[in-house]
Large-subunit ribosomal RNA, domain IV from Hericium coralloides, 349 nucleotides, folded computationally. The coordinates come from a structure-prediction model, not an experiment, and the mean pLDDT is 82. RNAcentral holds the full RNA, with entries from SILVA.
Context: one part of a larger RNA
RNA sequence: AAGUUGUUAAGGAACUCGGCAAGUUCUCCUCAUAAGUUUGACAAUAAGAGGAACCAUUAAUAAUAAUUUUAGCCAUAAUAUUAUUUAAUUAAAGGUAUAAUAAAAUCGGAGGCCCCGACUGUUUACUAAAAACACAAUUCAGAGCAAUGAUUAAUAUCAUAGUAUUCUGGAUGAAAUUUGCCCAAUGCCAUUAAUAUAAGAGAGGUAAUAGGUAACUGUUACUAAUCGAAAGUCUGGUUAAUAGCGGUCUUAACUAUGAGGAUCCAAAGGUAGCAAAAUAAAUUGGCCAUUAAAUGUGGUCUUGUAUCAAUAAUGUAACGAUGGUCUCACUGUCUCUACAACUUGCUCA
Numbered sequence: 001a002a003g004u005u006g007u008u009a010a011g012g013a014a015c016u017c018g019g020c021a022a023g024u025u026c027u028c029c030u031c032a033u034a035a036g037u038u039u040g041a042c043a044a045u046a047a048g049a050g051g052a053a054c055c056a057u058u059a060a061u062a063a064u065a066a067u068u069u070u071a072g073c074c075a076u077a078a079u080a081u082u083a084u085u086u087a088a089u090u091a092a093a094g095g096u097a098u099a100a101u102a103a104a105a106u107c108g109g110a111g112g113c114c115c116c117g118a119c120u121g122u123u124u125a126c127u128a129a130a131a132a133c134a135c136a137a138u139u140c141a142g143a144g145c146a147a148u149g150a151u152u153a154a155u156a157u158c159a160u161a162g163u164a165u166u167c168u169g170g171a172u173g174a175a176a177u178u179u180g181c182c183c184a185a186u187g188c189c190a191u192u193a194a195u196a197u198a199a200g201a202g203a204g205g206u207a208a209u210a211g212g213u214a215a216c217u218g219u220u221a222c223u224a225a226u227c228g229a230a231a232g233u234c235u236g237g238u239u240a241a242u243a244g245c246g247g248u249c250u251u252a253a254c255u256a257u258g259a260g261g262a263u264c265c266a267a268a269g270g271u272a273g274c275a276a277a278a279u280a281a282a283u284u285g286g287c288c289a290u291u292a293a294a295u296g297u298g299g300u301c302u303u304g305u306a307u308c309a310a311u312a313a314u315g316u317a318a319c320g321a322u323g324g325u326c327u328c329a330c331u332g333u334c335u336c337u338a339c340a341a342c343u344u345g346c347u348c349a
Base pairs, nucleotide, nucleotide: 001344002343003342004341005340006339007338010335011334014333019330027052028051029050030049031048036042038174053096054095055094057092058091059090060089061088063084064083065082066081067080069078070077071076097101109328110327111326112325113324114323116320117319121133122132137172138171139170140169141168142167143166149158150157176314177313178312180245181244185242186241187238188237189236190235194233200227201226204223205222206221207220208219209218210217211216246264247263248262249261250260273307274304285301286300287299288298289297290296
């Protein structure tokens, strides 16, 4: 000097990004326990209050023996009293000793409000445990079993020795209250009247060539009427499919606001709800509460022109080594340090 452990008057978070770390609490018994709530062995060991050592006395509880009374089938049962013994416990009112009596170790600090996620669970083996994943539940689509789906070159195999209350795939994510408008675009599903075709087929025509007196026949090249599938075009449906959910002008007897009116565009023009939010900036928004002091937190207002309804919306009991904020208790975190023990290193002797 560093490390580990412990103690520090008064104060008690003034420390700090933040009570990080440390400390408080911790056992048993008695009493007493709020709001909320999905009414539950929920919240709850809520919170909070009191007691606990040893000694003798008294009382009660258990067992054994004896006696008394009553009823009796003479087995016994019940009642009352006394004595003894064992193992303890409980209660009452006293006494005794200590610095300290649940005498050590071990052994929950508590509470209020808010966000997120319902919950128990899972995860980045070696920087992330979470609000991420999963979940029960809700919903959509496909599939009638030689199933849809997975896998393989194929036989085969799984799904399944199952059968739509089943299997496969997608989304949301308990329960509660709800889930608005839009099928124009993209996707998917369904229908097949019409249209244009591909490969292919191909009447016929032109040219060349072989044969033939000729008619004509064969071959090759070019051309061509016509026929010709699915997808597509077309018609309709579908949003808990991918997505989307307006602008301008004007208007009420001060002003402001704009119920109302006009007009353009659109498939429809953002509904209910919530809202300076885990929600861009403006923004440390305005007001109230909390503080001596508040870019914090809670409540409230609200055009958020970038909120919004299973990419779910809103509120919520319980739960959380989650995140934010506050209060009580507690403390060397701090004001502000100091001391002691042990370990290691260095300097000097």